[in-house]
Context: one part of a larger RNA
RNA sequence: GGCGUAUGGCGAAUGCCUUGGCACUAGAAGGCGAUGAAGGACGCGACGAACAGCGAUAUGCUUCGGGGAGCCGUAAGUAGCUUUGAUCCGGAGAUUUCCGAAUGGGGAAACCCACUAGUAGUAAUGUGCUAGUAUCCUAUAGUGAAUAUAUAGCUAUAGUGAAGCUAACCCGGUGAAUUGAAACAUCUUAGUAACCGGUGGAAGAGAAAGAAAAAUCGAUUCCCUUAGUAGUGGCGAGCGAAAAGGGAAAAGCCUAAACCAGUCUUAGGACUGGGGUUGUAGGACCUUAUAUACGGAGUUACCAAACAAUCAUGUAGUUGAAUUGGCUGGGAAGCCAAACGAUACAAGGUGAUAGUCCUGUAAACGAAACGUGGUUGUCUCCAUAAGGUAUCCUGAGUACAGCGGGACACGUGUAAUCUUGCUGGAAUCUACGGGGACCAUCCCGUAAGGCUAAAUACUCUCUAGUGACCGAUAGUGAACAAGUACUGUGAAGGAAAGGUGAAAAGAACCCCGGGAGGGGAGUGAAAUAGAUAUCCUGAAACCAUAUGCCU
Numbered sequence: 001g002g003c004g005u006a007u008g009g010c011g012a013a014u015g016c017c018u019u020g021g022c023a024c025u026a027g028a029a030g031g032c033g034a035u036g037a038a039g040g041a042c043g044c045g046a047c048g049a050a051c052a053g054c055g056a057u058a059u060g061c062u063u064c065g066g067g068g069a070g071c072c073g074u075a076a077g078u079a080g081c082u083u084u085g086a087u088c089c090g091g092a093g094a095u096u097u098c099c100g101a102a103u104g105g106g107g108a109a110a111c112c113c114a115c116u117a118g119u120a121g122u123a124a125u126g127u128g129c130u131a132g133u134a135u136c137c138u139a140u141a142g143u144g145a146a147u148a149u150a151u152a153g154c155u156a157u158a159g160u161g162a163a164g165c166u167a168a169c170c171c172g173g174u175g176a177a178u179u180g181a182a183a184c185a186u187c188u189u190a191g192u193a194a195c196c197g198g199u200g201g202a203a204g205a206g207a208a209a210g211a212a213a214a215a216u217c218g219a220u221u222c223c224c225u226u227a228g229u230a231g232u233g234g235c236g237a238g239c240g241a242a243a244a245g246g247g248a249a250a251a252g253c254c255u256a257a258a259c260c261a262g263u264c265u266u267a268g269g270a271c272u273g274g275g276g277u278u279g280u281a282g283g284a285c286c287u288u289a290u291a292u293a294c295g296g297a298g299u300u301a302c303c304a305a306a307c308a309a310u311c312a313u314g315u316a317g318u319u320g321a322a323u324u325g326g327c328u329g330g331g332a333a334g335c336c337a338a339a340c341g342a343u344a345c346a347a348g349g350u351g352a353u354a355g356u357c358c359u360g361u362a363a364a365c366g367a368a369a370c371g372u373g374g375u376u377g378u379c380u381c382c383a384u385a386a387g388g389u390a391u392c393c394u395g396a397g398u399a400c401a402g403c404g405g406g407a408c409a410c411g412u413g414u415a416a417u418c419u420u421g422c423u424g425g426a427a428u429c430u431a432c433g434g435g436g437a438c439c440a441u442c443c444c445g446u447a448a449g450g451c452u453a454a455a456u457a458c459u460c461u462c463u464a465g466u467g468a469c470c471g472a473u474a475g476u477g478a479a480c481a482a483g484u485a486c487u488g489u490g491a492a493g494g495a496a497a498g499g500u501g502a503a504a505a506g507a508a509c510c511c512c513g514g515g516a517g518g519g520g521a522g523u524g525a526a527a528u529a530g531a532u533a534u535c536c537u538g539a540a541a542c543c544a545u546a547u548g549c550c551u
Base pairs, nucleotide, nucleotide: 001550002549003548004547005546006545007544008543009542015536016499017498020470021469022467023466024465025464026463027462028461029459030458031165032164039099040098041097042055043054044053050074051073052059061093062092063091064090065089066088070081071080104113105112106111114133115132116131117130118129119128120127135162136161137159138158139157140156141155142154143153169200170198171197172196173195174194180187184234210217211216221248222247223246224245231239232238252451253450254449255395259274260273261272262271263270264269279429281394282393283392284391285388286387287386288385289384295382296381297380298379306378307377308376309375310374311373312372313371314370315369317365318364319363323338324337325336326335327334339356340355341345347359348358349357400424401423402422403421404420405419406418407417410436431446432445433444434443435442486493487492506535509520510519511518512517
């Protein structure tokens, strides 16, 4: 020096564990905010920092309930509180600095400076406290130009009006590119991403100027299917329906107009009330009959304001069955033996694996207060049929056409249908629109006003539960003071880091040492389980010591 063996060190893999995650299911909730939100700054404790809680009434205050022995957060120690019921849990309140929509003015957020009224205080000034003082909109009142009446404007008052935040879902506006086409321009990606606006617990759509082709159906939405079909397409890449059929859920209504009455009128008309609302046309109008009761409906539309009772349920909780002995062991829930409960053998914990030890579980019960839903009552709302057809009405810069676009599965195409920037521009029920150019016949419907639950979409959040999901390089970035430390001017980026033991019983005392540390002693089943530099297991690489063999 090499190879090997043994014992250690370093190291952290592996195994086991789980406080945390992930994906779902069911139910609830689906908003908060000028009565000042979301989010923060700064403070509050006997004690430095941090987290959590709270707000100058600051680790808490009041009250109403629950509960019943300890409490004093994480987190030790002392003082203290508590059966005259604390801590704790729930309902309702009070307080709630400063910033922030931030709103008295300003501002480099958490700061500076005011005015008005009241009030405390001072000899007086300074000073303090309480309340108010932004803008817009709406309403009312006053005032009031050019300009005579007026109007604009200005001022004041009132408003539980707006603003700002919020995960996804939804509707609308603006609207890419990478990409694919094996290049690329139409096309595709895609009306996607992104930005902006707006609402709701859902939104949007919605009661046929429909779909169709059978003398059919009968608002909308969603699912299955039709079907990768019919189509569309540099007929490339690709894009891609609908009727019918089967289900979920079901609900229909209100106006404008004609006509009548009233009020006002610049006599053109305007407003209010009645009336009226449809397609086998309907209504006004005229005629005839019935009638103010029977009846129907109801707070989501129709269609409208509220109260009471009662039941259920949510927000704390309560009761809750049944086992002993022996053995091994540090420890029994293990093993052996004999029992018991079960509408409860879900689960978790307890010194190893517990139906009968604890918390629970099945089952049964419970609310002073606040909330939600149902039912009932009071209450509220609604209002008929037949016949006639001379006249009137039935949503106009609309339908439609041309030009230019867009949406429709449909790229201008034979291109209907929907929509609209520009230019033209109807008809009025013997009417008008549609049935995929267009025309005829036939059939279907009645545009140019509006509302509408359910079935459907989503989950920042709460409750209960589930998993051939993860188990600390995994699972959230985050099991730990994690969006922290740290980096960056900033937008932004963004970690690492879990495990003593059943119980701290966390090593009194002695010795060496300045100390650190070590050796005894002691605890413990175990100390090669000994932590404050770090503790379950403790592989390998690497290092050291000792030694066998070879050289």
The prediction has a mean pLDDT of 81.
Large-subunit ribosomal RNA, domain I from a Bacilli bacterium, 551 nucleotides, folded computationally.
It matches the Rfam family "Bacterial large subunit ribosomal RNA". Gene Ontology terms of the family: structural constituent of ribosome and ribosome.
The full RNA is in RNAcentral, with records from ENA.